Molecule: c-di-GMP-I riboswitch aptamer
Organism: Desulfobulbaceae bacterium
RNA sequence: CUUGUAAAAAGGCAAAUCGUUCGAAAGAUCGAGACGCAAAACCAUCGGCCUACGUUUCUUAAACCCAGAAAUAAGGUAGCGAGGUUGCCGGG
Numbered sequence: 001c002u003u004g005u006a007a008a009a010a011g012g013c014a015a016a017u018c019g020u021u022c023g024a025a026a027g028a029u030c031g032a033g034a035c036g037c038a039a040a041a042c043c044a045u046c047g048g049c050c051u052a053c054g055u056u057u058c059u060u061a062a063a064c065c066c067a068g069a070a071a072u073a074a075g076g077u078a079g080c081g082a083g084g085u086u087g088c089c090g091g092g
Base pairs, nucleotide, nucleotide: 001092002091003090004089012037013036017032018031019030021028022027035079041085042084043083045082046081047080048077049076050075054072055071056070057069058068059067
């Protein structure tokens, strides 16, 4: 530099669930816990997906409030895919 078909070693991460704190929610933090993972390390740039406090529109009537519905990411997801950065071990 390149590669990950099979095997091994050292170590690593940690789904669901439960508790905890934060949050409108999705979700996240920490602890317990292991379904899995060779990038399940990092980055929301692109696509996807989740959520909708707020905003807009509608129900709607003179207006406002309340309620409901639809749309919407500026909120999330890196353990959905692509891309970028870094990296353990083994082979060449």